[in-house]
RNA sequence: GGCCCCAUAGUCCAGCGGUUAGGACGCCGGGUUCUCAUCCCGGAAACCGGGGUUCGAUUCCCCGUGGGGUCACCA
Numbered sequence: 001g002g003c004c005c006c007a008u009a010g011u012c013c014a015g016c017g018g019u020u021a022g023g024a025c026g027c028c029g030g031g032u033u034c035u036c037a038u039c040c041c042g043g044a045a046a047c048c049g050g051g052g053u054u055c056g057a058u059u060c061c062c063c064g065u066g067g068g069g070u071c072a073c074c075a
Base pairs, nucleotide, nucleotide: 001071002070003069004068005067006066007065010025011024012023013022018055027043028042029041030040031039048064049063050062051061052060
C1' cells in the first nucleotide's frame, strides 16, 4: 500500500428500515440482614464523524477516523 471485517452506556454483547434502543457485569438509591456478602426492587448511563438514499436511518450506500485480519512491498 491492496483487499476484507468491525465501531451501540464504564466493560461485554443483542438489534439487520418504523422499538420508550434491550440484556449481563459494574455504578447509584432502597429493601432484607446484628454487620458484610448474597438475594430482591428501583434508577442513571450509549448508537465514532460528515454526506447521500428514504415519508422515515443505529440499521442501506459513499467518504473520513479508529481498530482487527490477510496479501504484497520493504534485504
Source information
Predicted 3D model of a 75-nucleotide RNA (transfer RNA) from a Nannocystaceae bacterium. Taxonomically the source falls in Nannocystaceae (Bacteria, Pseudomonadati, Myxococcota, Polyangia). It matches the Rfam family "tRNA". Its family is annotated with triplet codon-amino acid adaptor activity in the Gene Ontology. The sequence was found in a public genome assembly.